[in-house]
Molecule: Guanidine-I riboswitch aptamer
Organism: filamentous cyanobacterium ESFC-1
């Protein structure tokens, strides 16, 4: 310098949207003062579910070193770097730091 291989998995969070529940509104039934039921619209509705980071958290797995142990299963400690970043598509009800992607590009 070039190439090739890895960069796991869970829980949460930044953030996301509207399928589901709820909120509001607006209609019609009921009541006929309201509670309530049914449809319909809204996500510039701080909400539950849901989705969700390679560059975010925390864990657990792995790797690698050294020590004890050793019949056999193992144990324990330490250590595991960096990291700007489009446009455009895609999926999914729907969007997004999800997926294309440690991409294109730039240093």
């Nucleotide at each position: 310098a070039a190439u090739a291989a890895a960069a796991g998995c869970u829980u949460c969070u930044a953030g996301g949207g509207u399928u589901c529940c709820g909120a509001u509104u607006u209609a019609a039934a009921g009541a006929c003062a309201a509670a309530u039921u049914u449809a319909a619209a809204u996500g510039g509705c701080a909400g539950g579910u849901c989705c969700g980071a390679g560059a975010g958290a925390a864990g657990c797995a792995g790797g690698c070193u050294a020590c004890u142990a050793c019949a056999a299963c193992a144990g324990u400690a330490g250590u595991u770097c960096c990291a700007c970043g489009g446009c455009g598509g895609g999926a999914u009800a729907a969007a997004a730091g999800c997926c294309c992607g440690g991409g294109a590009g730039a240093u």